The RNA shown here (SAM riboswitch aptamer (S box leader)) has 115 nucleotides and comes from Sediminibacterium sp.
The coordinates come from a structure-prediction model, not an experiment, and the mean pLDDT is 78.
Lineage of the source: Bacteria > Pseudomonadati > Chitinophagia > Chitinophagaceae > Sediminibacterium.
The model forms 94% of the base pairs in the Rfam consensus.

């Protein structure tokens, strides 16, 4: 770099450095910023995808494993600390007016496995 499974309505920021730009990218809204933007560093802290432990319950003859599910923890790995991934953008249903409310796709992010 690709390919698979899961998950994306909640959570959780203050310091220094640093100077305009940010909200993946394109288009359209909307919004954050010189009361400091992206970026670097400290420290702190969510969260539980990896992880430990139990508890059931499949598969085995039984046991060990393994998977499933659910409870609890939080040293480790990863990620994460404005707005639902901010919102649309395709497709589909209702409602009836170009609005509105719901549903799948798309892309995209994490995280785990495989080549």
């Nucleotide at each position: 770099u690709a390919c698979u499974u899961a998950u994306c309505a909640a959570g959780a920021a203050a310091g220094g450095c640093a100077g305009a730009g940010g909200g993946u990218c394109u288009u359209g809204g909307c919004c954050c910023u010189a009361u400091g933007a992206a970026g670097c560093c400290u420290u702190g802290g969510c969260a539980a995808c990896c992880c430990a432990u139990g508890u059931a319950g499949u598969u085995u003859a039984c046991u060990c494993a393994a998977c499933u599910a659910u409870a609890u923890g939080a040293a480790g790995g990863u990620g994460c600390c404005a707005a639902u991934u901010c919102c649309a953008g395709u497709c589909c249903u209702g409602u009836a007016c170009u609005g509105c409310a719901g549903g799948a796709g798309a892309a995209g992010a994490u995280a785990a496995g495989u080549c």